[in-house]
């Protein structure tokens, strides 16, 4: 891929679970998917623990627990796009 017919997957919402968080996994539910099957290579989106830099604060003084602000992906998203890997059913 044919208003086919078998089979598949499951978005938000709630629930438990793991995480700093983005998210992810398991239940439940279906908004929707012909690759909505896997893979973070390429754009891009998400987060910001730790890490740096400042500001505040302590202290006899240059460091420190802590607080807040910027900045940073190594963390993440394949249901944002592109790309690469495999692969179910089935006419004319």
């Nucleotide at each position: 891929g044919a208003c086919a017919a078998a089979g598949g997957c499951a978005a938000a919402c709630c629930c438990g679970g793991c995480g700093a968080a983005a998210g992810c996994c398991g239940g439940u539910g279906a908004c929707g998917c012909a690759a909505a099957g896997c893979c973070a290579c390429g754009a891009g989106g998400c987060u910001a623990c730790c890490g740096c830099a400042c500001u505040c604060c302590g202290c006899c003084a240059g460091u420190g627990a802590g607080a807040g602000u910027g900045c940073c992906a190594c963390g993440c998203c394949a249901g944002u796009c592109g790309g690469g890997c495999c692969g179910c059913c089935g006419a004319a």
A computed fold for a 92-nucleotide RNA from a soil metagenome, annotated as c-di-GMP-I riboswitch aptamer. Model confidence (mean pLDDT): 84 of 100. Its Rfam family is "c-di-GMP-I riboswitch aptamer". Rfam links the family to the GO term cyclic-di-GMP binding.